[in-house]
């Protein structure tokens, strides 16, 4: 240089044939208990790496950049 994987809530990752963004943990309240763990119920958090383009509509097609990872030269 090329060529393949990957970037989505604080961490680990889902959503893969375009049509309201989700789970586990963690965080917060509450229930239970003398009290704590443990179990339950609830909340809150994410302009989906950036930037264009297609499309009525994009996390998701297309092109360009960035940045981990690997592979070949």
């Nucleotide at each position: 240089c090329g060529c393949g994987g990957g970037g989505u809530a604080g961490c680990u990752c889902a959503a893969c044939g375009g049509g309201c963004a989700g789970a586990g943990c963690g965080g917060c309240g509450g229930c239970c208990c003398c009290a704590u763990a443990a179990g339950c119920c609830g909340c809150a958090g994410g302009c989906c790496g950036c930037g264009g383009g297609u499309u009525c509509g994009a996390c998701c097609c297309c092109c360009g950049c960035c940045c981990c990872c690997g592979c070949g030269a």
Model confidence (mean pLDDT): 83 of 100. Predicted 3D model of a 73-nucleotide RNA (transfer RNA) from a Pyrinomonadaceae bacterium. It matches the Rfam family "tRNA". Its family is annotated with triplet codon-amino acid adaptor activity in the Gene Ontology.